A computed fold for a 104-nucleotide RNA from uncultured Sporosarcina sp., annotated as SAM riboswitch aptamer (S box leader). The RNAcentral record of the sequence draws on MGnify.
RNA sequence: UCUUAUCAAGAGAAGCUGAGGGACUGGCCCGUCGAAGCUUCAGCAACCAGCCGUUUUGGUCAGGUGCUAAUUCCAGCAGGUCAGUUUCGGCCUGGCAGAUGAGA
Repeated sequence: UCUUAUCAAGAGAAGCUGAGGGACUGGCCCGUCGAAGCUUCAGCAACCAGCCGUUUUGGUCAGGUGCUAAUUCCAGCAGGUCAGUUUCGGCCUGGCAGAUGAGA
């Protein structure tokens, strides 16, 4: 980089350290009552592997990853619809982008 699946559920404490963080842009949030990072311990779940079962769906398991504020925090592009009446809003669908797994 490409393909593909999923993304409304779930699950945090301590130590070190000390100002940023939520991908990007805008918004809106989180943060000295301690951000990000690192370490330790704990937890969540079933993508891969293992085991069981099977026509298929599946069950179990924390070994490999992943994750543990807010729906991927919301929107960003296009369409539909409702309200409204000059300025914007609600809802729905698809797409874009992103994250994670598996494969190449």